[in-house]
Molecule: transfer RNA
Organism: Flavobacterium aquidurense
RNA sequence: GAUUUCGUAGCUCAAUUGGCAGAGCGCUUGACUGUUAAUCAAGAAGUUGAAGGUUCAACUCCUUCCGAAAUCG
Numbered sequence: 001g002a003u004u005u006c007g008u009a010g011c012u013c014a015a016u017u018g019g020c021a022g023a024g025c026g027c028u029u030g031a032c033u034g035u036u037a038a039u040c041a042a043g044a045a046g047u048u049g050a051a052g053g054u055u056c057a058a059c060u061c062c063u064u065c066c067g068a069a070a071u072c073g
Base pairs, nucleotide, nucleotide: 001072002071003070004069005068006067007066010025011024012023013022019056027043028042029041030040031039049065050064051063052062053061
């Protein structure tokens, strides 16, 4: 340098082939109790890597860029 794959919550990952962005763990608050842990209930946390385009509607399709990995040179 070329090709392919990937980038979603603090972390690990979903989103059924374009139609309300979710789960587990973690975090916060409350209940429970000798205390902690465990358990139970509630809650917060996302400009979906960035910028454009297509569309009534984009995490999803297209283009460029950024970053990571693999292969080739």